[in-house]
RNA sequence: CCGUGCUAGGUGGGGAGCUAGCGGUGCCCUGUACCCGCAAUCCGCUUUAGCGGGACGGAAUCCCCGCCCGAGGAGCAGGCCUGUGGGGUCUGACGCCGGCAAGCGGUGUUGACGGCCAGGUCCUGCGCAAUGGAAAUCCGUGAACCGGGUCAGGACCGGGAGGUAGCAGCCCUAAGCGGACACUUCCAUGUGCCGCAGGGCGGCUUGGCCUGAGCUGGCUACCGGCGGGCGCCCGGAGGUCUGACUUCGAAGGCGGGUGCACGG
Numbered sequence: 001c002c003g004u005g006c007u008a009g010g011u012g013g014g015g016a017g018c019u020a021g022c023g024g025u026g027c028c029c030u031g032u033a034c035c036c037g038c039a040a041u042c043c044g045c046u047u048u049a050g051c052g053g054g055a056c057g058g059a060a061u062c063c064c065c066g067c068c069c070g071a072g073g074a075g076c077a078g079g080c081c082u083g084u085g086g087g088g089u090c091u092g093a094c095g096c097c098g099g100c101a102a103g104c105g106g107u108g109u110u111g112a113c114g115g116c117c118a119g120g121u122c123c124u125g126c127g128c129a130a131u132g133g134a135a136a137u138c139c140g141u142g143a144a145c146c147g148g149g150u151c152a153g154g155a156c157c158g159g160g161a162g163g164u165a166g167c168a169g170c171c172c173u174a175a176g177c178g179g180a181c182a183c184u185u186c187c188a189u190g191u192g193c194c195g196c197a198g199g200g201c202g203g204c205u206u207g208g209c210c211u212g213a214g215c216u217g218g219c220u221a222c223c224g225g226c227g228g229g230c231g232c233c234c235g236g237a238g239g240u241c242u243g244a245c246u247u248c249g250a251a252g253g254c255g256g257g258u259g260c261a262c263g264g
Stems, first nucleotide, its partner, number of pairs: 001264006010056002012030004020046005034054005063257006072248004076243007084235004092230001094227006102220003105216003114210008122199006128192002130189006137180005147172004155164003
């Protein structure tokens, strides 16, 4: 060095989770890799390996160790976004109120602010007017008998002269009813560019007089107060992105290591 037989080891690994811890089942990654039974209300084990039973291949592409690269997972930190619990002035935004009068305005010598006088607005009383109602007035109507006048006819009394009561009709009238309503009287008033007198006179307003340059506070700035709780602050949740952060790490690459027996 070659051949034959065999042994250790191998026939997938990893992450999170679970667990006192570890391996497995289940999830995820890698990527293709013997079979059967068991396992989340878990299964097995107690020290680096799933447990039990079988099969294949086997000393190197394949087994073991180290390094590099690195899919992916986990943790941490930070940024941003969206919900959520709490806080209330530190700063800002918004709203309201007050102050100030610096800026912009408005107004003012066709006279601001202020002062004085008078009137109005307010109250009381009276009047006038208006409106409404009633009365009065006027017109019409208005009684089978129980109102009036005249009473035809008829009736009664009477010897007669004459007298008496009286229906209908006509005329008139009372209460009442209807209408008119200019004037008159009384009453009323959610009436009036009305009048007179008295009161009141704070504010506003109208007019006049005096004075002679301010007045106002709409917007901005500033100061103070209040409000809701937006920005902000303190928590917590989800999503997303980032990290010369941490950790584990499949596949891949590189380097190194590892037998026994027999025969030639």